Predicted 3D model of a 72-nucleotide RNA (transfer RNA) from Candidatus Iainarchaeum sp. The RNAcentral record of the sequence draws on ENA. Its mean pLDDT, the model's own confidence on a scale to 100, is 82. The source organism's lineage runs through Archaea, Nanobdellati, Candidatus Iainarchaeota, Candidatus Iainarchaeales and Candidatus Iainarchaeum.
This record gives sequence, structure tokens and C1' cells, in this order.
RNA sequence: GCGUCCAUAGUCUAGCGGUUAGGAUGUGACCCUUCCAAGGUCAGGACCCGGGUUCGAAUCCCGGUGGACGCA
Repeated sequence: GCGUCCAUAGUCUAGCGGUUAGGAUGUGACCCUUCCAAGGUCAGGACCCGGGUUCGAAUCCCGGUGGACGCA
């Protein structure tokens, strides 16, 4: 340099055009307990950036950035 794949909460991850963007873990509050742990309830927290297509984009297209792999 070229090609392929990937990018969603602190972390791991689901989501094949109309979901309130879901789950796990972690965090906070409360309940339970003599206390702690475990358990239960609730809460807050995310679509890498810029364009395009579309009535509607996390999802499709283009470019950028970052990462992994292959070729040179």
C1' cells in the first nucleotide's frame, strides 16, 4: 500500500428498516439479616465520527477514525 471483518452502558453482549435500544455483570438506594455475604425490589447508565438513501436508519450506502486478520 491492497483486501476482508469488526466498532452498541464501566465490562461482556443481543438487536437481518417501524423495539420505550433488550440481557448479563458491575454501580447506587431500599428491603431482608444482630452484622457481613447471599437473595429480593427499584434507579441511573450505550448505538465511534461526518454525509447520503428512506415517510422512518443502531440496522442499508459512501467517506473518515480506531482495532483484528491476510497478502505484499